[in-house]
């Protein structure tokens, strides 16, 4: 210096042919159980606005294209493998 991969909630990690972002899990809140705690069982869990219904951003970072993009397209960043 060329090539090929990967970057999504606190953290691991799905999201099919481009069509509800974040299942499952683990963590951590709140409850039950318990004399107390561990285990185990429910419910909840990106962020800001809203009393609430609900709006409304949000996938490394920037523009494209699209009626709509984690998802195609360009430039860039970061780690990874492999050539020279």
């Nucleotide at each position: 210096g060329g090539g090929c991969g990967a970057g999504u909630g606190c953290c691991g990690g799905a999201a099919u042919c481009g069509g509800u972002a974040g299942a499952c899990g683990g963590g951590c809140g709140c409850g039950g159980c318990u004399c107390a705690a561990a285990a185990c069982c429910g419910c909840g869990u990106g962020g800001c606005c809203g009393c609430a219904a609900g709006g409304u951003c949000g996938u490394g970072a920037g523009g494209g294209u699209u009626c709509g993009a984690g998802u195609c397209c360009c430039u860039c960043c970061u780690c990874g493998c492999c050539c020279a």